[in-house]
Context: one part of a larger RNA
Molecule: large-subunit ribosomal RNA, domain I
Organism: Rhodothermales bacterium
RNA sequence: AGCGCAUGGGGGAUGCCUUGGCAUGGAUAGGCGAUGAAGGACGUGGUAAGCUGCGUUAAGCCGCGGGUAGCUGCAAGCAAGCUUUGAUCCGCGGAUUUCCGAAUGGGGAAACCCGGCAGGUUGAAGACCUGUCACUGCAUACUGAAUACAUAGGUAUGCAGCGCUAACCCGGAGAACUGAAACAUCUAAGUACCCGGAGGAAGAGAAAACAAUAGUGAUUCCCUAAGUAGUGGCGAGCGAACAGGGAACAGCCCAAACCGGUGUGAUUUCGGUCAUACCGGGGUUGUAGGGCUCGCAUAACGGGACCACGAGUCGAAAUCGAAGCUGCCUGGAAAGCAGCGCCAUAGAAGGUGAAAGCCCUGUAGGUGUAAGACAACUGGCCUAGCGAUGUCCCUGAGUACCACGGGACCGGAGAAAUCCUGUGGGAAUCCACCAGCACCAUCUGGUAAGGCUAAAUACUCAUCCAUGACCGAUAGUGAACUAGUACCGCGAGGGAAAGGUGAAAAGAACGCCUAGUAGGCGAGUGAAAUAGUACCUGAAACCAUGCGCUU
Numbered sequence: 001a002g003c004g005c006a007u008g009g010g011g012g013a014u015g016c017c018u019u020g021g022c023a024u025g026g027a028u029a030g031g032c033g034a035u036g037a038a039g040g041a042c043g044u045g046g047u048a049a050g051c052u053g054c055g056u057u058a059a060g061c062c063g064c065g066g067g068u069a070g071c072u073g074c075a076a077g078c079a080a081g082c083u084u085u086g087a088u089c090c091g092c093g094g095a096u097u098u099c100c101g102a103a104u105g106g107g108g109a110a111a112c113c114c115g116g117c118a119g120g121u122u123g124a125a126g127a128c129c130u131g132u133c134a135c136u137g138c139a140u141a142c143u144g145a146a147u148a149c150a151u152a153g154g155u156a157u158g159c160a161g162c163g164c165u166a167a168c169c170c171g172g173a174g175a176a177c178u179g180a181a182a183c184a185u186c187u188a189a190g191u192a193c194c195c196g197g198a199g200g201a202a203g204a205g206a207a208a209a210c211a212a213u214a215g216u217g218a219u220u221c222c223c224u225a226a227g228u229a230g231u232g233g234c235g236a237g238c239g240a241a242c243a244g245g246g247a248a249c250a251g252c253c254c255a256a257a258c259c260g261g262u263g264u265g266a267u268u269u270c271g272g273u274c275a276u277a278c279c280g281g282g283g284u285u286g287u288a289g290g291g292c293u294c295g296c297a298u299a300a301c302g303g304g305a306c307c308a309c310g311a312g313u314c315g316a317a318a319u320c321g322a323a324g325c326u327g328c329c330u331g332g333a334a335a336g337c338a339g340c341g342c343c344a345u346a347g348a349a350g351g352u353g354a355a356a357g358c359c360c361u362g363u364a365g366g367u368g369u370a371a372g373a374c375a376a377c378u379g380g381c382c383u384a385g386c387g388a389u390g391u392c393c394c395u396g397a398g399u400a401c402c403a404c405g406g407g408a409c410c411g412g413a414g415a416a417a418u419c420c421u422g423u424g425g426g427a428a429u430c431c432a433c434c435a436g437c438a439c440c441a442u443c444u445g446g447u448a449a450g451g452c453u454a455a456a457u458a459c460u461c462a463u464c465c466a467u468g469a470c471c472g473a474u475a476g477u478g479a480a481c482u483a484g485u486a487c488c489g490c491g492a493g494g495g496a497a498a499g500g501u502g503a504a505a506a507g508a509a510c511g512c513c514u515a516g517u518a519g520g521c522g523a524g525u526g527a528a529a530u531a532g533u534a535c536c537u538g539a540a541a542c543c544a545u546g547c548g549c550u551u
Stems, first nucleotide, its partner, number of pairs: 001550009015536001016500002020471002022468007029460002031164002039100003042055003046078002050074002061094006070082003105114003115133007135161009168199001169197004179186001183233001209216002220247004230238002251452003254396001258281010286430001288395004292390001293388004302383003306380003312374003318367003324340004329336001341358002343347001349361003401425008411437001432447005487494002507535001510522004
């Protein structure tokens, strides 16, 4: 020096554990904000750096309800206190709530600086305190010039703006990689990304719809039809509808004719008439309907998505809630074992010194109300018809439609209907008009060019409950721990590591070695200290010591 064995050191793998995650299902909630949000800054404790809580009333104040012996957060100690006159704690409601931030008196390099006005403290000034003071748009009310009406303008009030929010939704704008085994039409895809807007859902929605000689009867969603009909460099691909079955169901209101009223203008024989604008009534459809005119009836049943009331149902913290003992069995410890019992609408689960239905918390099953939610009955309000007649009036216009250019549909311009519309043309008015996949006829279905509408459907930042052939500390969230922290970057941004003594601190009195408050050896605690806080288990690399062998 090498190899082997042993014993230690070192290291933190492995096993076991789980406070944390992940996923799914159900329920709730689906917004907050000028009454100042979200998010922050700075403060706030006897001691106080961090986290948490709170805001000059500052780990808190008040009321109501619950609850019961302890309490002053994480978090020990010391100190000082509180509490059966009910604290701490839990729930609900309220008060306070600095400064910044849409930030809004003006400014500004966020958490700072500087004002005006009114009031207060003060004898006064100064200082301090309280309140108030932004702009733009829209709406409403009042007011109101030149100039009669009106308008501009003015005043007041309200709302919006802004921020956050995980997705869902609607609209606008809109890629490329890729696929086509290259690539250009095509595909990816109206996807991603961006912008605008809204709601708890959104959008759609009461036939100018489908269908086919039979019929259906708003919309939405699911299954099926069907990878069918189609479309397609007929390549890659894309891809319906009718019919059928289910979920859920709900229908309405204007504009107009006509009537009444008001303002203004014109005209006037001063009665009115005409024009125009607005208000109220009326009216709302396709076997066309409505108005006008006439006749009958005239307010009940019923209906309502509106308002009020609020029986009742739910609803917080809570509360009641069965049944086991013994052992000179093992053990540090009994829940194990043995013996003999018991409960069960409760043998879910967690804890307790090992493995507990009957020890504890609970569980099954009940009880209970505050704030609040839903809500029957009831009341209010709204809601009306039938017939005849004439064919006089009304029934959404730069619209339908056409041409050209685009786009949407299963449909890539095609024989191409239907829907949207940039440019240019441009109807009819119920003996009318549109559609039924070019177009025409017949037939059939419907009534565009105004509007509203619950449910069935989509989603999950958040709250609660439940579940898992999900993870178990290099896993599972980046984060089980003061984690979006430390740290890095000018910045946008990037982004960790780090869990486990023991049943209980019983966390080692005292002594010794030592320079020592380091470290260790005794003693003691403990079942165990090779469980000693560098603490469960404690692999390997690596290091040391001892012994053996070899050189």